[in-house]
Context: one part of a larger RNA
RNA sequence: CUACCCUUAAGGAACUCGACCAAUUAGCCCCGUAACUUCGGAAGAAGGGGUACUCUUGGCGGUGAAGGACUUGCUCCGUAAGCUGCUGGGAGUGACACUAAAGUGGCUCAGGCGACUGUUUACUAAAAACACAGGUCUCUGCUAAGUCGCAAGACGACGUAUAGGGACUGACGCCUGCCCAAUGCCGGAAGGUUAACGGGAGAAGUCAGCUUCGGCGAAGCUUUGAACUGAAGCCCCGGUUAAUGGCGGCCGUAACUAUAACGGUCCUAAGGUAGCGAAAUUCCUUGUCGGGUAAGUUCCGACCUGCACGAAUGGCGUAACGAUCUGAGCAUUGUCUCAAGGGUAGGCCCG
Numbered sequence: 001c002u003a004c005c006c007u008u009a010a011g012g013a014a015c016u017c018g019a020c021c022a023a024u025u026a027g028c029c030c031c032g033u034a035a036c037u038u039c040g041g042a043a044g045a046a047g048g049g050g051u052a053c054u055c056u057u058g059g060c061g062g063u064g065a066a067g068g069a070c071u072u073g074c075u076c077c078g079u080a081a082g083c084u085g086c087u088g089g090g091a092g093u094g095a096c097a098c099u100a101a102a103g104u105g106g107c108u109c110a111g112g113c114g115a116c117u118g119u120u121u122a123c124u125a126a127a128a129a130c131a132c133a134g135g136u137c138u139c140u141g142c143u144a145a146g147u148c149g150c151a152a153g154a155c156g157a158c159g160u161a162u163a164g165g166g167a168c169u170g171a172c173g174c175c176u177g178c179c180c181a182a183u184g185c186c187g188g189a190a191g192g193u194u195a196a197c198g199g200g201a202g203a204a205g206u207c208a209g210c211u212u213c214g215g216c217g218a219a220g221c222u223u224u225g226a227a228c229u230g231a232a233g234c235c236c237c238g239g240u241u242a243a244u245g246g247c248g249g250c251c252g253u254a255a256c257u258a259u260a261a262c263g264g265u266c267c268u269a270a271g272g273u274a275g276c277g278a279a280a281u282u283c284c285u286u287g288u289c290g291g292g293u294a295a296g297u298u299c300c301g302a303c304c305u306g307c308a309c310g311a312a313u314g315g316c317g318u319a320a321c322g323a324u325c326u327g328a329g330c331a332u333u334g335u336c337u338c339a340a341g342g343g344u345a346g347g348c349c350c351g
Base pairs, nucleotide, nucleotide: 001346002345003344004343005342006341007340008339010337011336014335019332027051028050029049030048031047036041038171052093053092054091055090056089057088058087059086060085061084062083063082067077068076069075070073094098106330107329108328109327110326111325112324113322114321118130119129134169135168136167137166138165139164140163146155147154148153172317173316174315175314177247178246179245182244183243184240185239186238187237188236191235192234193233198228202224203223204222205221206220209216210215248266249265250264251263252262275309276306287303288302289301290300291299
């Protein structure tokens, strides 16, 4: 010097991103225990007291010798004894210390997120992520839908809409506003458009034949081919948002000022309702005010000017829960002021 461990005056988080670490607490018995609450909890809340050993004296058990009874049995009665377990009272003894070692909760207040127990990145992330019970929509009538497979076949299911598949949300409480213009889905069938097939007007090549030699040209064969016919789809007409999604601007106005209940105008499918709001969302921003501190970019309570919250991509609350995140306090400490001493094992030096 390195690793691990022990102790420490006074102070006690001044350390630090952050009490990380370490320390405190600790078992059992008794007393006592708040807000809030889904009445179950919160709760071991918090906060107090006791705890060893000796003697003595009670209580409640277990066993039950001796003794007694007869019905002589693996019987019954019985407690003054003995041994033994638990639990009270009194007195005393010794320590700094009596759960004397080991093992063995630190606690409280407030807030965010997620209801909860659970699951996860095997080897840097355990979480607010995933799941979840519950909610909603949608598909599926059974040879079900859906999925795997080329197929046979299988799962679904030896189930049958109180069932099965898919999607979103995520306990519970109060709720879930407006928009169907766009995109999607569902329904409709009058009209428009639309494929192959069918259809075959016509055209071209060839060649009998005719010819005024310029050409015309039947049948056949070959090539091509208009009208017409023609489904779904699309256009079209409706519906549908717990489908994908969206949810405005400018100007003026009240007898101080300020503000604008009110009015005007433009645009839109409709212009954001309830609730919440500098928020896990706020750029300006350390917004402003209040609280806590001597001092607070964090925190809590408000305000609303929401750059850019908002209602199942759920909104707002919420008891309980959390190796979660944030802020504060008590206790405690070598985290620190500021370092010191000691132990064990190495390293290093000498032999």